RNA sequence: CGGGCCCCGCACGAUGGUCGCGGUGGGAGUGAUCCCAUCGAGGAAAGUCCGAGCUCCAGAGGGCAGAUCGCCAGGUAACGCCUGGGCGCCGCAAGGCGACGGAAGGGCAACAGAGAACAGACCGCCGAUGGCCCGCAAGGGCACAGGCAAGGGUGAAACGGUGGGGUAAGAGCCCACCGCGCUCCCGGUAACGGCGAGCGGCACGGUAACCCCCGGUCGGAGCAAGGCCAAAUAAGUGACGAGGUGCGGCCCGCACCACGCCCUCACGGGCACAGUCACGGGUAGGCUGCUUGAGGCGGUGGGCGACCACCGUCCCAGACAGAUGACCAUCCUCCUCGCAAGAGGGGAACAGAACUCGGCUUACGGCGGGACCCACCAC
Numbered sequence: 001c002g003g004g005c006c007c008c009g010c011a012c013g014a015u016g017g018u019c020g021c022g023g024u025g026g027g028a029g030u031g032a033u034c035c036c037a038u039c040g041a042g043g044a045a046a047g048u049c050c051g052a053g054c055u056c057c058a059g060a061g062g063g064c065a066g067a068u069c070g071c072c073a074g075g076u077a078a079c080g081c082c083u084g085g086g087c088g089c090c091g092c093a094a095g096g097c098g099a100c101g102g103a104a105g106g107g108c109a110a111c112a113g114a115g116a117a118c119a120g121a122c123c124g125c126c127g128a129u130g131g132c133c134c135g136c137a138a139g140g141g142c143a144c145a146g147g148c149a150a151g152g153g154u155g156a157a158a159c160g161g162u163g164g165g166g167u168a169a170g171a172g173c174c175c176a177c178c179g180c181g182c183u184c185c186c187g188g189u190a191a192c193g194g195c196g197a198g199c200g201g202c203a204c205g206g207u208a209a210c211c212c213c214c215g216g217u218c219g220g221a222g223c224a225a226g227g228c229c230a231a232a233u234a235a236g237u238g239a240c241g242a243g244g245u246g247c248g249g250c251c252c253g254c255a256c257c258a259c260g261c262c263c264u265c266a267c268g269g270g271c272a273c274a275g276u277c278a279c280g281g282g283u284a285g286g287c288u289g290c291u292u293g294a295g296g297c298g299g300u301g302g303g304c305g306a307c308c309a310c311c312g313u314c315c316c317a318g319a320c321a322g323a324u325g326a327c328c329a330u331c332c333u334c335c336u337c338g339c340a341a342g343a344g345g346g347g348a349a350c351a352g353a354a355c356u357c358g359g360c361u362u363a364c365g366g367c368g369g370g371a372c373c374c375a376c377c378a379c
Stems, first nucleotide, its partner, number of pairs: 002374003006370005013331007021040008042350001046361002049359005054222004061252004066218005071085005086100001087098004101213002105211002107207002122152002124148003129145002131142004160178006180200005185194003226288004236279005243257004260271004295314008332347006
């Protein structure tokens, strides 16, 4: 100097003025309304994917189904989130990613290939032994029987790897090392780690974001939840009904409601009740929930960190066809011109709260700062 990787911060904001909005507080006015002060959209407000606070469905409960998570240790109100560590993969590295428990059973792996789980002979190697041919013999030839899976090929993946011995040629057949399994030792809270030690058969593959098994967690619906007031309509019609209702589906349990009437010798029939379903009609008005919070900021201390504790300080939108805008000046910042003074212009992108918070995911532009890595050059 260049490239890369990780983290942090800033602003389109501040001050003053003019006009215009919404909330809150105060004041004036009979009222309409007016005046003053103060506050007033985001890092994602988005997606509605998780977790909660809160509200209702219940006077309790248990189970099944279902959903989700899945290494270890922590954080948190909790989580499928975050932090640190382990292991695996990618990268020269800084770093990044991980749906990270279990292969007994079932299923699956196209095509290619000899063969895809205890399989296999396409190209090949051998042919010692047996067989055939030549030869008096020694010996030579054939590759038939038979032997091999080490070499090559196919494939995402081929039933351990390298080297040596051995063999007719070969093969964990044997040996050394690696690898794998079991036991022990050492370190670590643990997951795990170790050129640790010994023994061993030299090995029955992969896939569970396929079914499945194991362990953990989990009621449902949601502010259009819910509560109050006012108003209006047709104590609406029909069907089922001996059992029914009660926190989504099913079962058990418990609680509550109902457990009647008439006709018939009887069979059986009719009418009802608790309740369930369907159709139809009325009202879509006002108030509340609605913003003080697992809250923000600052300091001190603890912790590798996520974060925690203590002290101090602040109140920071609550709208409801739904507010926060426009102009001027100064400052700030960037660009252009200029020696300078200064002049002119810009202040982006993604994008607007609607009960609130903790996360994740997605969208996205400019400027600045810091740590680290790689490569080159110089000393």

The RNA shown here (Bacterial RNase P class A) has 379 nucleotides and comes from a Gemmatimonadales bacterium. Its Rfam family is "Bacterial RNase P class A". Rfam's curators write: Ribonuclease P (RNase P) is a ubiquitous endoribonuclease, found in archaea, bacteria and eukarya as well as chloroplasts and mitochondria. Its best characterised activity is the generation of mature 5'-ends of tRNAs by cleaving the 5'-leader elements of precursor-tRNAs. Cellular RNase Ps are ribonucleoproteins. RNAcentral holds the sequence, with entries from ENA. The organism belongs to Gemmatimonadales, within Bacteria. It is recorded under the gene name rnpB.